[in-house]
Molecule: small-subunit ribosomal RNA
Organism: uncultured prokaryote
RNA sequence: AGAGUUUGAUCCUGGCUCAGGAUGAACGCUAGCGGCAGGCUUAACACAUGCAAGUCGAGGGGUAACAGGAGGAAGCUUGCUUUCUCGCUGACGACCGGCGAACGGGUGCGUAACGCGUAUGCAACUUACCCUUAACAAAAGGAUAGCCCCGAGAAAUCGGGAUUAAUACUUUAUAAUAUCAAACUUUCGCAUGUUAGUUUGAUUAAAGCUCCGGCGGUUAAGGAUGGGCAUGCGUCUGAUUAGUUAGUUGGUGAGGUAACGGCUCACCAAGGCAACGAUCAGUAGGGGGUCUGAGAGGAUGAUCCCCCACACUGGUACUGAGACACGGACCAGACUCCUACGGGAGGCAGCAGUGAGGAAUAUUGGUCAAUGGACGAAAGUCUGAACCAGCCAUGCCGCGUGCAGGAAGAAUGCCCUAUGGGUUGUAAACUGCUUUUAUACAGGAAGAAACUCCGGGACGUGUCCCGGCCUGACGGUACUGUACGAAUAAGCACCGGCUAACUCCGUGCCAGCAGCCGCGGUAAUACGGAGGGUGCAAGCGUUAUCCGGAUUCAUUGGGUUUAAAGGGUGCGCAGGCGGGAAAUUAAGUCAGUGGUGAAAUCCUUCAGCUUAACUGAAGAAUUGCCAUUGAAACUGGUUUUCUUGAAUCUACUUGAAGUGGGCGGAAUAUGACAUGUAGCGGUGAAAUGCUUAGAUAUGUCAUAGAACACCGAUUGCGAAGGCAGCUCACUAAAGUAGUAUUGACGCUCAGGCACGAAAGCGUGGGGAGCGAACAGGAUUAGAUACCCUGGUAGUCCACGCUGUAAACGAUGAUCACUCGAUAUUGGGCUUUGCUCAGUGUCCAAGCGAAAGCGUUAAGUGAUCCACCUGGGGAGUACGCUCGCAAGAGUGAAACUCAAAGGAAUUGACGGGGGCCCGCACAAGCGGUGGAGCAUGUGGUUUAAUUCGAUGAUACGCGAGGAACCUUACCAGGGCUUAAAUGCAAGGCGAUUGAUUGGGAAACCAGUCUUCCUUCGGGCGACUUGCAAGGUGCUGCAUGGCUGUCGUCAGCUCGUGCUGUGAGGUGUCGGGUUAAGUCCCAUAACGAGCGCAACCCCUAUCUUUAGUUGCCAGCGAGUAAUGUCGGGGACUCUAAAGAAACUGCCGGCGUAAGCCGAGAGGAAGGUGGGGACGACGUCAAGUCAUCACGGCCCUUACGUCCAGGGCUACACACGUGCUACAAUGGUUGAGACAAAGGGCAGCUACCUGGUGACAGGAUGCUAAUCUCUAAACUCAAUCUCAGUUCGGAUCGAAGUCUGCAACUCGACUUCGUGAAGCUGGAAUCGCUAGUAAUCGUAUAUCAGCCAUGAUACGGUGAAUACGUUCCCGGGCCUUGUACACACCGCCCGUCAAGCCAUGGAAGCUGGGGGUGCCUGAAGUCGGUGACCGCGAGGGGCUGCCUAAGGUAAAACUAGUAACUAGGGCUAAGUCGUAACAAGGUA
Repeated sequence: AGAGUUUGAUCCUGGCUCAGGAUGAACGCUAGCGGCAGGCUUAACACAUGCAAGUCGAGGGGUAACAGGAGGAAGCUUGCUUUCUCGCUGACGACCGGCGAACGGGUGCGUAACGCGUAUGCAACUUACCCUUAACAAAAGGAUAGCCCCGAGAAAUCGGGAUUAAUACUUUAUAAUAUCAAACUUUCGCAUGUUAGUUUGAUUAAAGCUCCGGCGGUUAAGGAUGGGCAUGCGUCUGAUUAGUUAGUUGGUGAGGUAACGGCUCACCAAGGCAACGAUCAGUAGGGGGUCUGAGAGGAUGAUCCCCCACACUGGUACUGAGACACGGACCAGACUCCUACGGGAGGCAGCAGUGAGGAAUAUUGGUCAAUGGACGAAAGUCUGAACCAGCCAUGCCGCGUGCAGGAAGAAUGCCCUAUGGGUUGUAAACUGCUUUUAUACAGGAAGAAACUCCGGGACGUGUCCCGGCCUGACGGUACUGUACGAAUAAGCACCGGCUAACUCCGUGCCAGCAGCCGCGGUAAUACGGAGGGUGCAAGCGUUAUCCGGAUUCAUUGGGUUUAAAGGGUGCGCAGGCGGGAAAUUAAGUCAGUGGUGAAAUCCUUCAGCUUAACUGAAGAAUUGCCAUUGAAACUGGUUUUCUUGAAUCUACUUGAAGUGGGCGGAAUAUGACAUGUAGCGGUGAAAUGCUUAGAUAUGUCAUAGAACACCGAUUGCGAAGGCAGCUCACUAAAGUAGUAUUGACGCUCAGGCACGAAAGCGUGGGGAGCGAACAGGAUUAGAUACCCUGGUAGUCCACGCUGUAAACGAUGAUCACUCGAUAUUGGGCUUUGCUCAGUGUCCAAGCGAAAGCGUUAAGUGAUCCACCUGGGGAGUACGCUCGCAAGAGUGAAACUCAAAGGAAUUGACGGGGGCCCGCACAAGCGGUGGAGCAUGUGGUUUAAUUCGAUGAUACGCGAGGAACCUUACCAGGGCUUAAAUGCAAGGCGAUUGAUUGGGAAACCAGUCUUCCUUCGGGCGACUUGCAAGGUGCUGCAUGGCUGUCGUCAGCUCGUGCUGUGAGGUGUCGGGUUAAGUCCCAUAACGAGCGCAACCCCUAUCUUUAGUUGCCAGCGAGUAAUGUCGGGGACUCUAAAGAAACUGCCGGCGUAAGCCGAGAGGAAGGUGGGGACGACGUCAAGUCAUCACGGCCCUUACGUCCAGGGCUACACACGUGCUACAAUGGUUGAGACAAAGGGCAGCUACCUGGUGACAGGAUGCUAAUCUCUAAACUCAAUCUCAGUUCGGAUCGAAGUCUGCAACUCGACUUCGUGAAGCUGGAAUCGCUAGUAAUCGUAUAUCAGCCAUGAUACGGUGAAUACGUUCCCGGGCCUUGUACACACCGCCCGUCAAGCCAUGGAAGCUGGGGGUGCCUGAAGUCGGUGACCGCGAGGGGCUGCCUAAGGUAAAACUAGUAACUAGGGCUAAGUCGUAACAAGGUA
């Protein structure tokens, strides 16, 4: 010091969360020791038991207990026991008396207060014990407790009688430097007053004891200490608490108090407090300090110290120096206990302890040894204060659990790419060493110095000093020594990022984790376990709370155009701030000095415990307050003055500024009349509506209300809202010029007052048009809408209310300063222009997250006001104020989420825009969809109908050939290892061949036959074991291959530049192209993958080469044929070349390029075709071609066999074939290809058969032999019909292949002769050698279900105006709330569950106040009878008052039938409101 989290990515705003420190803590796991601290935060809840305040015999009367002594008696063990008497002595129960008990100890209920803190004051006071000083202590008296006796009562306790003492009590005497009063003189003071002195008068004291030293008593003064009172300043939250107060504020007088004072009372006056927050409500002991923080601050107030308050709750006084009293009293109340029922007792918030509450907090311990306290002359007694010990890892600090060596890097474990390696890991084993600690034994403190006593000394009893004796709870503790042996001692959390630390297995959106983001749906570094690692360590984690980080309430140190946030506008009181000069003052300010700021704490230094924590000493600090002395710049006060701020005056100008009146024309509607006839009107299209009773249209006249075309604008005016025909009256403002007047008169403004669009409300008018509501017509699935026809309120006027708007420039007002350009409104002047005041645009600097702002600031400064602090809940609820109402203003919380949001970027998308392309549409040709059949798919069926492919991009697809095989499927029968290979072991001599039986076969069972050898073995199969095998799953774990967008023109990079950044630029723009093709321009310059070209086929020519091809010319030969000799001319074959490049010409154009029926050319503008498929998309397809990770099966999910199935069939769809006929069918005759195949083959030719084919026979391993055309042409016939069309289906007979044609082959012949007469909605292909049409070949293959696929040639068209529309695509731009990207996002009602909240008839509490009633104890007051010599008391009574009762209100809390909205919740319902022009912005 920061980090994570909103997004596809970015910057910002903004919240949430984390890392740090701390704790009186608690919980989980774990635990060796010691030191020092700490330990009911909750129920100020209730308490059993014990202890916590006594002491003094040197105050007193005394003698209950103990001891001693004396005397008497009795017993006998003759020095003991028992008993009686004596206060004689030590002592002492109870009692009188003195002092103490008001300290010490506890707790934090109450208290928002002079309670506390700080600083002052008391001329308004007090203080026992202590110190100093002065004086005094005389005389007398009567009681009373105790003791004794009697009595009442269960007890507590009480009553009566007799007797007695005091340092108890009373009276009298004496007395002042005491108190009071008066007079005089005097000091001080603002004053009331007061100091000192003198005089006079009045009042008030005392106690004894004694060891004779003294102690104690009374009065007065002073000191010290403690206390009381008063005052300034400081001291929590709420305004949804705004008024409060009757002894209240003051005065006079009196009373009361230690003392001032409404403290109390009588009278008089009417004040006092409050927006600088009174009153009320809530919460709370305050401070020193503690925690945190860089600090400022924030939080807190345990332990220790100071102050306060309290002692079961409330009230009251007594005693006393001191209390309204924790372990005192009285009364009332609640509670508990005892009781003989009549009455009594009690108060742990002292120390232990108990119960209860709670997450949670200790022993019913020891000692007065030390320190301190009470009493005492003292010894001493008492002391749960204190000192110690016990329990608890609660915290802080320290120590230890060993150290060194040791590599075969052992073994186990774990992991891996697994003959092996890595890791655990020098870790262990093993060797050597040490002994803190633990254990055992032994020694053993300091804390103790006093008092007393003894001895001695300082001058002499007294006081002091020295020496000695005595005294230790802790404790046989700390500490020390010896022995022993690595021996007695390590855990917890974490390991996805933040955040240090990684792998395997299990699990499979399950179980679970989680502080935030988020993990888990079969390969989880995030769950659980393990191995390993990281962090800390006798602890480690979790939870809770506080500060920090958070500059996230911002004084230091934030903001408000769009993120939350400027009030709708103005006027203006209080408040805040305020121009130039001079003088004065000293409140603020600054400096010096003094006092205070307790100690402890913190900090620094030093010191003591072995160190540290801890403790001690010294210093510093204590930022504050008070007083005092000075300074005078600034702010403030006072005085004087100035003109520039502000205002006034004079002149001129400007404008839709306001209010009231008058006038005007156009349009519209209505009415009347006229002309005129069938429609008008309205819409996307219609209908409702109006109209033959005459509409609409046209003309004339009349009436009404509202608004003011053109001018008109980027204009003007106004504080804002707002303001528009013309004109009159009244009112206000601004600007310019002059520089005449005043002289800071100013700015801002909480509360307040005024104005304030539209809609709305009230009363009265008015009402043409428009037009919520409403009605009707359409649209629609619906249409309570959009559209249409009507239409009420309203819109208009007057008066009154409301007081809100996206009241917006989403930008508060005022002042000053900071480059320019340009346009415009008003004025002035010295008029190309300058200047003043406005209104706009573009830009510099600067600012800003960016967009943007930019002299009209969102820049730089100053002053004042308003407002904000995550989203939702919510501008809601409650309360209050205003309003006739509607509603407005003010304005929360519970709960819930981890985001919500701003600006900009890249994409994608749009029922946004622009440009362009494609058989995309259009123009054409031919099809599909109807029929029959073939084939594939779905569905259904089945034992099985194996599996896959499913919009485009599945469906004559994988399959380029299912009768068996294939085959993966089904039923059945078998095998346990079939095939291949290797190793090991075993037995065998075979293998093979032949054969028998069973069987559907596989297979099972059996018989016969048979090796070589150098005797080591070889060879061979068999058996067993190990390796196998799987078309089982996952194409969403994968490779490879493929489809599609798409042969679309795109996709990127380097460097540079630019932007905070994501990104942009390049790749955009203007042209052009089939093309990101090329050119031009250009902060870009280049490059890559794509395009094109390079490759193949084809079209022309040349050269070379001529066999199996060819044959023009020459020759030979035949019935005929390149048949033969020859030939290379031609065709052809197959190799190499040439050729085409917009090269030439004309036009257009800067160029690229385009145009031309141009030339030339076989071919002309990529000539035609093919191969070739960028970055990527679809988790597209394929685990069944193959390969492969993981999972699964192993006498089976493997494998063999025969049979069946994949060929089923009500149906639906796709792709095809054949047709429906005359551009045709049939018959006969005749002609022309290319490409390909062939030895288990193709087969010439001959013979037979109607034919499929069969029987012979020949050539060919192929430019040699062979398989081979049809449409077409010619001739004939058919004559429009279900036909001489069409051929399905079925019957019969055959042929061929094959082990085998039943399920289930093809072909042939004869016979049979179905549907079908051109196919609805819709839909497909094709732009030239194409479509259409015709046949041929081949792969697979025994054969073939081939009408399929792949090739080949023959014949050979029509049309394209054009790009509006449909589909798909490309580029640019725009909007976006989308980014899984429109198959997106998302809103509201309803239904379901859960949660908190509001209202509510009521019900139940709580605290406070008020009125009335009653009124204990008690102080004070009154008082004749009674008691007392008296003082006084009793009794009675008055005032006040706690508690109680009662009444009506207010406040607050809980609960409630019912009810309201809100929030949350993978897959509910209805629509589709918003985001694109979101389909009505």